This is a predicted structure of a 96-nucleotide RNA (Glycine riboswitch aptamer) from an uncultured Acidimicrobiaceae bacterium.
RNA sequence: GUAUUUCGAGCGGAAGAGUUCCUGGAGCACCUGCGCCAGGACGCCGAAGGAGCAACACUCCCCGGAAUCUCUCAGGCCCAGUACCGUUCGAAUGAG
Numbered sequence: 001g002u003a004u005u006u007c008g009a010g011c012g013g014a015a016g017a018g019u020u021c022c023u024g025g026a027g028c029a030c031c032u033g034c035g036c037c038a039g040g041a042c043g044c045c046g047a048a049g050g051a052g053c054a055a056c057a058c059u060c061c062c063c064g065g066a067a068u069c070u071c072u073c074a075g076g077c078c079c080a081g082u083a084c085c086g087u088u089c090g091a092a093u094g095a096g
Stems, first nucleotide, its partner, number of pairs: 005092009018042001020041006027034002043077003049073001050071003056064001
């Protein structure tokens, strides 16, 4: 100390799936209705996280072994947020 790679942070982009039923709370209207919040039931989604495996590798076994695949434990189904992508900064690594 360059390329590269990894991690963290900022900014931008970025889905999917019921606000269906019941209960309670305050609010607005004054017909008894509307939406909001919380809990429960069932239904559903997969892109926080987590778990599982193929090829491969190995004398054999064991171990290792990826995901946007699978599972839905968690999370979510108004908004927000999110994997992932781009970009900026910082730290580490560092071929040449």
The prediction has a mean pLDDT of 75.